[in-house]
Context: one part of a larger RNA
RNA sequence: GGAUGAACGCUGGCGGUAUGCUUUACACAUGCAAGUUGAACGGAAGCUUUUAGCUUUAGUAGCAAACGGGUGAGUAAUACAUAAGAAUCUGCCUUCAGGAGGGGAAUAACAAUUAGAAAUAAAUGCUAAUACCCCAUAUGCUGCAAAGUGAAAUAUUUUUUUGCCUGAAGAUGAGCUUAUGCCUGAUUAGCUAGUUGGUAGAGUAAAAGCCUACCAAGGCGAUGAUCAGUAGCUGGUCUGAGAGGACGAUCAGCCACAUUGGAACUGAGACACGGUCCAGACUUCUACGGAAGGCAGCAGUGGGGAAUUUUCCGCAAUGGGCGAAAGCCUGACGGAGCAAUACCGCGUGAAGGAUGAAAGCCUGUGGGUUGUAAACUUCUUUUAUUAGUAAAGAAUUUUGACGGUAUCUAAUGAAUAAGCAUCGGCUAACUCCGUGCCAGCAGCCGCGGUAAUACGGGGGAUGCAAGCGUUAUCC
Numbered sequence: 001g002g003a004u005g006a007a008c009g010c011u012g013g014c015g016g017u018a019u020g021c022u023u024u025a026c027a028c029a030u031g032c033a034a035g036u037u038g039a040a041c042g043g044a045a046g047c048u049u050u051u052a053g054c055u056u057u058a059g060u061a062g063c064a065a066a067c068g069g070g071u072g073a074g075u076a077a078u079a080c081a082u083a084a085g086a087a088u089c090u091g092c093c094u095u096c097a098g099g100a101g102g103g104g105a106a107u108a109a110c111a112a113u114u115a116g117a118a119a120u121a122a123a124u125g126c127u128a129a130u131a132c133c134c135c136a137u138a139u140g141c142u143g144c145a146a147a148g149u150g151a152a153a154u155a156u157u158u159u160u161u162u163g164c165c166u167g168a169a170g171a172u173g174a175g176c177u178u179a180u181g182c183c184u185g186a187u188u189a190g191c192u193a194g195u196u197g198g199u200a201g202a203g204u205a206a207a208a209g210c211c212u213a214c215c216a217a218g219g220c221g222a223u224g225a226u227c228a229g230u231a232g233c234u235g236g237u238c239u240g241a242g243a244g245g246a247c248g249a250u251c252a253g254c255c256a257c258a259u260u261g262g263a264a265c266u267g268a269g270a271c272a273c274g275g276u277c278c279a280g281a282c283u284u285c286u287a288c289g290g291a292a293g294g295c296a297g298c299a300g301u302g303g304g305g306a307a308u309u310u311u312c313c314g315c316a317a318u319g320g321g322c323g324a325a326a327g328c329c330u331g332a333c334g335g336a337g338c339a340a341u342a343c344c345g346c347g348u349g350a351a352g353g354a355u356g357a358a359a360g361c362c363u364g365u366g367g368g369u370u371g372u373a374a375a376c377u378u379c380u381u382u383u384a385u386u387a388g389u390a391a392a393g394a395a396u397u398u399u400g401a402c403g404g405u406a407u408c409u410a411a412u413g414a415a416u417a418a419g420c421a422u423c424g425g426c427u428a429a430c431u432c433c434g435u436g437c438c439a440g441c442a443g444c445c446g447c448g449g450u451a452a453u454a455c456g457g458g459g460g461a462u463g464c465a466a467g468c469g470u471u472a473u474c475c
Stems, first nucleotide, its partner, number of pairs: 001475004006471005013346006019339002021304001026302003030299003035063003040060002043057006070257003080181006088174002093170007101135004110125002113122003140149003155161001183229003190220003195217007232254004236247004259280005282293004310336001312335003318332001319330004349379004359370004384412005393402001419464005424445003430459005440447002
């Protein structure tokens, strides 16, 4: 000198664009953050043109909830980056080929009953389906073959159309393997028995000591194993002429986690933030027998801290889920609010104006300086205030949160708007008074003990400017 997710002190007019718990992965009141489909199903309630419609929906069923959003605790390698690879799966989507024949048994809802404070549970009876089961069929799979095994669902109507099953291919996504790279410590030198390899099996979507039995005795290591400490990784960011050094907020890719630990279920996909079960800690309710909860989602609260915002508006746009659609949901997102936190831009007036007014300060008392600065004259209206106008963003109809916002027009009137630090040298900028090694200053050198350009105040000056200084950290 540059930089910052900064903080502190003094000061503070406006706009645009960004950014905003770096500390306790500490505890959380309250509200919202994942639903949707009546064109899958039987009911119930309500309404009406009353025997057929419409609306609403608790339940069964389907799809979604594995995305989106948050955080960085763990992790030094099952991570990440780059480059290769083979032994795999892939809902929805696209293309191609083929198919949907026949039958059956239930169950929630509901009704009435019981237990319980509640959460909820039990038993009896009735009923439907694109829920469930059986038979048949087969290009599939297993198998040398013989043979074995394995599917399906309808709905609205008027036709379209949408769904269902099987196989093949694609796309997308995911799992797996290998190589190289990837912080510090030797005051950590030896580590390892499923350990290293083989055979046979089990297991997985899939290769594999992934697991088991048997056999062999291997495998790693001063090119740093093991152990310990620290740490999410990268694209990138800051600095630097570069080489390098430091960092990894926002944005994007990947990973890991969801009160702590463990486990599986469902599913194409999870060992699942707003799912389940078990255990621990904590909190809440309780009729003491038992129950309920999980903000590292968005706001917000307490606490910690030098320090970090509103319990806002809207689904209008973009995107996502469901639906045939209308549409519904969406704290993703789009916006507004707060903060000079940062960057960029604008303004706080312009021109003229000397008897160089008054006043301040200095003085050698002549004057000098503040200073064209002011007053005064003539203008302008960015900005401000008031009034009016008024968008694009919307996708041929409808639909705008932002927003009566940006913008534009008119009127008023210099009106509404300047500070902070420094002035001994480094380093741009000097004098007077006070103080008297005191009070104090200070980044370094150093100032102050009676003429202090270094302390405090006045005047003046210098620098930057809606900021200016200080502190912290990096180059």

Small-subunit ribosomal RNA, 5' domain from Leachiella pacifica, 475 nucleotides, folded computationally. Taxonomically the source falls in Leachiella (Eukaryota, Florideophyceae, Rhodymeniophycidae, Choreocolacaceae). It is recorded under the gene name rns. Model confidence (mean pLDDT): 85 of 100.